[in-house]
RNA sequence: AAAACUCAAAGGCCGAAUCCAGUUUGCUGGAGCGGGGGAAUAAUAUUUCCGGGGUGAAUCGGGGCAACCCGUAGGUUCUUUUCUUUUCUACCGAACCCGUCAACUAACCUCGCAGGCUGAGAAAGGACUU
Numbered sequence: 001a002a003a004a005c006u007c008a009a010a011g012g013c014c015g016a017a018u019c020c021a022g023u024u025u026g027c028u029g030g031a032g033c034g035g036g037g038g039a040a041u042a043a044u045a046u047u048u049c050c051g052g053g054g055u056g057a058a059u060c061g062g063g064g065c066a067a068c069c070c071g072u073a074g075g076u077u078c079u080u081u082u083c084u085u086u087u088c089u090a091c092c093g094a095a096c097c098c099g100u101c102a103a104c105u106a107a108c109c110u111c112g113c114a115g116g117c118u119g120a121g122a123a124a125g126g127a128c129u130u
Stems, first nucleotide, its partner, number of pairs: 011118004018031005032113006051101001052098004060071004074092003082127007
């Protein structure tokens, strides 16, 4: 000097998953964001064992005995660490839950506020701010 690895802080990212107050420090309440159930009407949407349904971007197709592989609907970050549109590149394209049961749905009822990560690159516009 270069490269690699680890840890911490700060700044940031995916996601609804944050903030405030009180407190007997066990917890409670509120705001905010997000999810589920739930009439009528209009009708339309389905289902009835190939059970059905929900959260989520995570669905579908092909190959393979399988493990898995190739694509794909869809989704995401870095250029700008303000927002947003489009394009190229890169990455993801999971997992879990309900338990025979739920279409939509006003009133109403009810639940959650976790977990995980962190320095790949580039272009053309619009808005806002300095």
Predicted 3D model of a 130-nucleotide RNA (c-di-AMP riboswitch aptamer (ydaO/yuaA leader)) from a Bacillota bacterium. The prediction has a mean pLDDT of 75. The sequence was found by an Rfam model in a public genome assembly. The model forms 100% of the base pairs in the Rfam consensus. Lineage of the source: Bacteria > Bacillati > Bacillota.